Molecule: small-subunit ribosomal RNA
Organism: uncultured Chloroflexota bacterium
RNA sequence: AUUAGAGUUUGAUCCUGGCUCAGGAUAAACGCUGGCGGCGUGCCUAACACAUGCAAGUCGAACGUCCUUUUCCUCGCGAGAGGGGAAGGGAGUGGCGGACGGGUGAGUAACACGUGGGUAUCUAUCAGAAGGUGAGGAAUACCGGCGAGAAAUCGCCGACAAGACCGCAUAGGAUGGGCAACCAUCAAAGAUCGGGGCAACUCGGUCGCCUUCUGCUGAGCCUGCGCCCGAUUAGCUAGUUGGUGAGGUAAGAGCUCACCAAGGCAACCAUCGGUAGCUGGUCUGAGAGGAUGAUCAGCCACACUGGGAUUGAGAACGGCCCAGACUCCUACGGGGGGCAGCAGUGAGGAAUUUUCCGCAAUGGACGCAAGUCUGACGGAGCAACGCCGCGUGCAGGAAGACGGCCUUCGGGUUGUAAACUGCUUUUCUGAGAGACGAGCAAGGACGGUAUCUCAGGAAGAAGCCCCGGCUAACUACGUGCCAGCAGCCGCGGUAAUACGUAGGGGGCGAGCGUUGUCCGGAGUGACUGGGCGUAAAGGGCUUGUAGGCGGUGAUGCGCGUCAACCGGGCCAGCUGGCAGCUUCCCUGCCGGAGAGCGGUUGAAACGGCAUGACUUGAGGGCGAGAGAGGGACAUGGAACUCCGGGUGGAGUGGUGAAAUGCGUAGAGAUCCGGAAGAACACCAAAGGCGAAGGCAGUGUCCUGGCUCGUUCCUGACGCUGAGGAGCGAGAGCUAGGGGAGCGAACAGGAUUAGACACCCUGGUAGUCCUAGCCGUAAACGAUGACCACUAGGCGUGGGAGGUAUCGACCCCUUCCGUGCCGUCGUUAACACAGUAAGUGGUCCGCCUGGGGAGUACGGUCGCAAGAUUAAAACUCAAAGGAAUUGACGGGGACCCGCACAAGCAGCGGAGCGUGUGGUUUAAUUCGAAGCAACGCGAAGAACCUUACCAGGGCUUGACAUGCCGUAGAGCAGCGUGGAAACACGCCUCCCUUCGGGGCUGCGGCACAGGUGCUGCAUGGCUGUCGUCAGCUCGUGUCGUGAGAUGUUGGGUUAAGUCCCGCAACGAGCGCAACCCUCGUCGUCGGUUAUCGGUGUCCGAGGAAACUGCCACGAUCAACGUGGAGGAAGGUGGGGAUGACGUCAAGUCAGCACGGCCCUUACGUCCUGGGCGACACACACGCUACAAUGGCGAGGACAACGAGUCGCCAACCCGCAAGGGGGAGCUAAUCUCAGCAAACCUCGUCUCAGUUCAGAUUGUAGGCUGCAACCCGCCUGCAUGAAGUUGGAGUUGCUAGUAACCGUGAGUCAGCACAUCACGGUGAAUCCGUUCCCGGGUCUUGUACACACCGCCCGUCACACCACGAAAGUCGGCAACCCCUGAAGCCGCCAGGCUAACCCUCUUUAGAGGGAGGCAAGCGUCGAGGGUGGGGUCGGUGAUUGGGGUGAAGUCGUAACAAGGUAGCCGUAAAUC
Repeated sequence: AUUAGAGUUUGAUCCUGGCUCAGGAUAAACGCUGGCGGCGUGCCUAACACAUGCAAGUCGAACGUCCUUUUCCUCGCGAGAGGGGAAGGGAGUGGCGGACGGGUGAGUAACACGUGGGUAUCUAUCAGAAGGUGAGGAAUACCGGCGAGAAAUCGCCGACAAGACCGCAUAGGAUGGGCAACCAUCAAAGAUCGGGGCAACUCGGUCGCCUUCUGCUGAGCCUGCGCCCGAUUAGCUAGUUGGUGAGGUAAGAGCUCACCAAGGCAACCAUCGGUAGCUGGUCUGAGAGGAUGAUCAGCCACACUGGGAUUGAGAACGGCCCAGACUCCUACGGGGGGCAGCAGUGAGGAAUUUUCCGCAAUGGACGCAAGUCUGACGGAGCAACGCCGCGUGCAGGAAGACGGCCUUCGGGUUGUAAACUGCUUUUCUGAGAGACGAGCAAGGACGGUAUCUCAGGAAGAAGCCCCGGCUAACUACGUGCCAGCAGCCGCGGUAAUACGUAGGGGGCGAGCGUUGUCCGGAGUGACUGGGCGUAAAGGGCUUGUAGGCGGUGAUGCGCGUCAACCGGGCCAGCUGGCAGCUUCCCUGCCGGAGAGCGGUUGAAACGGCAUGACUUGAGGGCGAGAGAGGGACAUGGAACUCCGGGUGGAGUGGUGAAAUGCGUAGAGAUCCGGAAGAACACCAAAGGCGAAGGCAGUGUCCUGGCUCGUUCCUGACGCUGAGGAGCGAGAGCUAGGGGAGCGAACAGGAUUAGACACCCUGGUAGUCCUAGCCGUAAACGAUGACCACUAGGCGUGGGAGGUAUCGACCCCUUCCGUGCCGUCGUUAACACAGUAAGUGGUCCGCCUGGGGAGUACGGUCGCAAGAUUAAAACUCAAAGGAAUUGACGGGGACCCGCACAAGCAGCGGAGCGUGUGGUUUAAUUCGAAGCAACGCGAAGAACCUUACCAGGGCUUGACAUGCCGUAGAGCAGCGUGGAAACACGCCUCCCUUCGGGGCUGCGGCACAGGUGCUGCAUGGCUGUCGUCAGCUCGUGUCGUGAGAUGUUGGGUUAAGUCCCGCAACGAGCGCAACCCUCGUCGUCGGUUAUCGGUGUCCGAGGAAACUGCCACGAUCAACGUGGAGGAAGGUGGGGAUGACGUCAAGUCAGCACGGCCCUUACGUCCUGGGCGACACACACGCUACAAUGGCGAGGACAACGAGUCGCCAACCCGCAAGGGGGAGCUAAUCUCAGCAAACCUCGUCUCAGUUCAGAUUGUAGGCUGCAACCCGCCUGCAUGAAGUUGGAGUUGCUAGUAACCGUGAGUCAGCACAUCACGGUGAAUCCGUUCCCGGGUCUUGUACACACCGCCCGUCACACCACGAAAGUCGGCAACCCCUGAAGCCGCCAGGCUAACCCUCUUUAGAGGGAGGCAAGCGUCGAGGGUGGGGUCGGUGAUUGGGGUGAAGUCGUAACAAGGUAGCCGUAAAUC
């Protein structure tokens, strides 16, 4: 100095775990945008190919020569000739330099690099030192002549120079030999300047030259350590490892060769394959690490590809030779070339610049120097590519302007923002001046640049991304699962803060976003710093090698370790300070730090090594003990089956029920005898043994391990254990036996839609034994082995001791096993808890999201089956663990309900009514849809209603409010036309303060209007579970949490009703009660009730019922059972009253309301039609099918109600419906309304389609109403259909109930089989809770949470994607055998050629010979090429295999609940 998290699995929770985001960086690229400056950076791809120019030359003070210009001298009359000098230029000989500088990263996994050491070496120039520099010779390029060639270039002849070349002399020195003395061999070159001299020459200076030594610098070689991935690469190696000798090199060495030996490397990873230049550093990170190796610096490697030498101090980018590919020139004979130098071009690519200026500076080469050369370098240009800095103005300015956007229409916001006023000029533009960088006269590419001064004028200068959460920032419109967005989660299906646009806002700012890559977050590889019972993860078990780790005391060493100092750790970078500079960037200077390495000195605790001890770890001895431990042999009884015999006579067997099967040829049953195989009842257990698998009748033999006691022996001998080895259930395999029972496969019978199953009858392998394989299991305690420590309690198996005793009966202690509970602790929780999942230690194995997949390929093993080792592409955002709340279960327990059962009456069949569906139609308006739509909205469709259809009209409108203009009417009435609406005509105002107002028509503006859409935008109301007993809260407590507790438990109740108990204590909404009504009795009042008083009638207000009393049961609680009294008895009957919530339940057409839509129409008025249709299907009813009845006659008894546009009496007419009539009544008075009907009495009908039933139809009437055709109701007469009690199925009802009977009311002009009320008559049955349905409580399982109408598996079919196999086929790479073999080094070599040196001859020259050299030839090696068989990797491949993904395909139902046969693991078999 320093460490940050978030989103996403679930209904919710905790955990595990992956995915994603926020940060930083970049040699970047792309999109939009773009004012300036400084400093940096700029082919990451094709080490692809390159036009053009330049990038390495220089030296005349080494040398000869040629050319140009100029000058001098001599000769010449002159032309001119000769000689000399100066300046410049060309090529050549020669010297030095082209081995530096510059580029690139292909190759290379290596002593290549980094770091630290070493030495068998070399080192031009340079520095220091010593010595020398004498005398000669032969050639040759350029040049001249001739010749070849297109060219490049070359051949022959001739001449000539040197600091070029070669002998000789000398030898301090070097080299070699030698002990030494000493001997042998080996060098050289001059040039220039100055002085002297006529000159020859000489002296001095400078630069050279030769020999030797030393140094500097640079290089070579060796070496310790460090240095990527793959074991699906485990063995590699013949010059290989070593020795001797020789060769070779500057130098050590198998570097090379001959011979000898057989070594060398490797699990501490050799060999092989893949990838890669290495480092200082750079990026990130708190760090440890991870990633990276552009620019700058160091090293290496390369220079078109491969090979080779030459020169040189040193070796090859811009040198040479050869081969190959490519390219260019060509006269076709032959030649030239190498930008991975600077620019530049093409190509590739997402992508990377000028064919610029200058050697002024720095540096380099050459030169004595002047100087020349220098695409190194210094600069400029291009590019926002990066970092840093500056600007695009500052201050004032509210009528909070206009405009935009939103709006609840009030306003808000943009916003002091603008306008406007004042000010400033960094930048900008123009003009003027004008550098430092240069030292020493001149000489500056940059550059008229930086900078300074003046003038002008806010003037020329803002964008990009985002605004659902993460993540700062919200509204409107458009769109309507479309278009689109998206980093993850996810948005979009008509009210989108998520798409597009706009306004507004947020962030950054000359940039902003996106994409790619790296680190971080990621403690998701964990050294720091993770895990493995159930989430991924303990090897099936043991033994043991390497390795890792290791008890106690002593001594020594000093390897590890620690300390101090030293060396090195280039420069740059990092870091502290200072300076240039206003600051930043950048640059300079001074200091510091720095892992690892090496050296010196020291320490000795710990680890190590060595020595020597110890006993507690470990092992042994001795004495005891238990046991289904293992192997072999022998042996026993019961049972099953079979065989033989006896008895016996019809079934047996099996199942949910059956059938197949067996049986009169005698089964089954029973008795006797026999045979065979397998397994061992009871004992038996939470029991014992074993390493695990596993082990069970009994006996014998052989044998392993364990425990206890003793503390006698050894003296750390130990623990773990990669590989290795052994063992290893069952199934399976091979061979041979055996085969009673059971029993895959298979066969048959059932079940079923099917049933390749479950069930049944049979039955083969197998199960058993011997020998051999296999090597896997949910091989599990899902828990590796070993050691130590850490509360207790209760069992049990085996020992020992103590105490005590008759007794080892009890009791106590202790060791070893095996169980249960539990404290601390741990854990995500569940749970574990001395047999740890606690606390520590050692070693091994294993894990790193799900799927693909324990699969493919390759290897190993196996007779096979297969086992083992073990990926990737692709795909998903999850997959999982534990626990919670619900829901569900063909789970469990308890309880309730007309839920079933027991009954009564029905429906479903017929006719008719009504509703619905369907169909039809111009329209048959719309809604309601399981229960909980369907006599429902509708408490009443002829017009109206009416919303629908056709036609005819109106457009400020049928209706509301306001304003403006205009008229004075308008309405009503009358008339004409018309189907009506309506149109036209006649007629025709009021008040007034005289301003106007009211009312109305017309015209216009705002607006009206809509039963148009959305009940999935809503309010309100309603249905339903359900009048079911539940639903919650506060505080406290428990739990990491979701949550739990309370509310569970024992009783009880109609009830979460009450009682008891309890980490709960209380409370709320529900239940109950309070309210209404009926039933009993008082009291008071009473009209119209009543003749009167009264009262049984009406009304008001009271009383009474509370398990109060008794008995019994009960925890002597709640409560239950029975009884008394009472009108009523255990909530007395009925009603009203409907908790939290569920169903996006119903309703925009009752009403209200957001949004959308229509506006001469989707509004409104009218006439007519439709809602009433009709093959059919369903629902709810009515009437019947008759005698418990029909008909006729006679006779009884209600209650609730309604009535003035009304109910309507008496009386009269009509067969009747009804008509006339008008009394009474605003009602306890009158009326509807009577005898209410069923009922009772009498008569008739006599079982039939009837004297049942009444549909249908005809006809005549009545009533309401403008109007009864579509389309009303009623009456009379006539007609007289189906129907003789209703299939599967299904509804209501527990008492004044069902059933039967009539009455009234609402709606209403009229219309009732419906609805709502009212009374009358008045039953049957309830054993009970097994079952169906619904509900409640507790519990259990769960893979469900849209909650079982859930979830979900596999084949098949279709589409797409990646992968494997495959007859083959194509290519890459590296080796191997053989053949061929360039250049070149080396070796050999008679012929050919040959200046220097030597010899001989002749001697001016020369000739011959020798040595030596060259060429040619031969040989070894050798790049490349060729043939061949293999190896390995990759591409492709008809076809084929599985896998993955995909809104609505097919078949089944495997799993999750006891998932309907519990599920799962290993193995085998079968169907297709």